[in-house]
Context: one part of a larger RNA
RNA sequence: AUCCUCAAGGAACUCGGCAAAAAAGCGGCCGUAACUUCGGAAUAAGGCCUGCCCUUAUGCCUUCGGGUAUAAGGGCCGCAGCGAAAGUAUCCCUGGCGACUGUUUAUCAAAAACACAGCUCCCUGCGAACUCGCAAGAGGAUGUAUAGGGGGUGACGCCUGACCAAUGCCAGAAGGUCAAGUACGGGGGGUCAUGUUACUUCGGUAAUAUGGCUGGACUGUAUAAGCCCUGGUGAAUGUCGGCGAUAACUAUAAUCGUCCUAAGGUAGCGCAAUUCCUUGUCUGGUAAGUUCAGACGUGCACGAAUGGCGUAACGACUGGGGAACUGUCUCGAGGAUUCGCUCG
Numbered sequence: 001a002u003c004c005u006c007a008a009g010g011a012a013c014u015c016g017g018c019a020a021a022a023a024a025g026c027g028g029c030c031g032u033a034a035c036u037u038c039g040g041a042a043u044a045a046g047g048c049c050u051g052c053c054c055u056u057a058u059g060c061c062u063u064c065g066g067g068u069a070u071a072a073g074g075g076c077c078g079c080a081g082c083g084a085a086a087g088u089a090u091c092c093c094u095g096g097c098g099a100c101u102g103u104u105u106a107u108c109a110a111a112a113a114c115a116c117a118g119c120u121c122c123c124u125g126c127g128a129a130c131u132c133g134c135a136a137g138a139g140g141a142u143g144u145a146u147a148g149g150g151g152g153u154g155a156c157g158c159c160u161g162a163c164c165a166a167u168g169c170c171a172g173a174a175g176g177u178c179a180a181g182u183a184c185g186g187g188g189g190g191u192c193a194u195g196u197u198a199c200u201u202c203g204g205u206a207a208u209a210u211g212g213c214u215g216g217a218c219u220g221u222a223u224a225a226g227c228c229c230u231g232g233u234g235a236a237u238g239u240c241g242g243c244g245a246u247a248a249c250u251a252u253a254a255u256c257g258u259c260c261u262a263a264g265g266u267a268g269c270g271c272a273a274u275u276c277c278u279u280g281u282c283u284g285g286u287a288a289g290u291u292c293a294g295a296c297g298u299g300c301a302c303g304a305a306u307g308g309c310g311u312a313a314c315g316a317c318u319g320g321g322g323a324a325c326u327g328u329c330u331c332g333a334g335g336a337u338u339c340g341c342u343c344g
Base pairs, nucleotide, nucleotide: 001337002336003335004334005333006332008330009329012328017325027049028048029047030046035040037155051076052075053074054073055072056071057070058069059068060067061066077081090323091322092321093320094319095318096317097315098314102114103113118153119152120151121150122149123148124147130139131138132137156310157309158308159307161240162239163238166237167236168233169232170231171230172229175228176227177226181223182222183221184220185219186218189214190213191212192211193210194209195208196207197206198205199204241259242258243257244256245255268302269299280296281295282294283293284292
């Protein structure tokens, strides 16, 4: 290391019956609860039988000799009759979670995680939405809203409350704001021409007016969506109060006052996979129970498709209890085989 056996006890072991042991052995007969979606639960649980020989009865087949199956009765043997081997459910009570069969971290996690049918919202009228690609093009689909794509929830049952103030989305168009480009203008400036005035060294210089050309300094008006704005929308992201007083014992507060808010948590559940205080309090189970089950509610910090509460069936899931069983243990002992080392 792999196996086997054990007095008395029998989970006292331990995080936990982990491991081991035991039971049963999808054969026959009998029998089988709660609950239930009436299908199940269920092989529930539990009890009895099982070999061989003979006789009888019945069914079927028959080459008429008999064979075979079932049932009843009688007999025989053993410790033992599915007598070996192989193979082959332990069971019951009660919670949690997830409806279920499935899927997953190849190589520490199989689960309460993912998926799922069902439910719901949003988008999409077809050259569809959406996805891939620079494009051509392809998928979607040789489909057409009972179709396709995306988000959420997750069978089924009963349900799914209030708030549109913020954020998002949808709709709207009166007004405000508002880009480049474009159109029409203004326009300092540049340049040319023609005048006028002043000065003049008569060559010109300066100022100014008009006209032509130019003009991407700058600028006015017009012009979209968006934003501001007006509404809607929660199975959109989300949110769902505080203080004080009050009843003829006390306690409590149906009630009242007040402040704030968009609105102040409805049904259901609740010390919970959520409760800090906490081993909350009560009841049950035990001789004794920080776990467990049922209640209570003062919910630090449950709560309604990030779904709420139930729920038969199901689960190599997880909590508590019990029966059986045992070297898990009290507490160790003996034996077999094998490996390494030591010795030979």
Molecule: large-subunit ribosomal RNA, domain IV
Organism: marine metagenome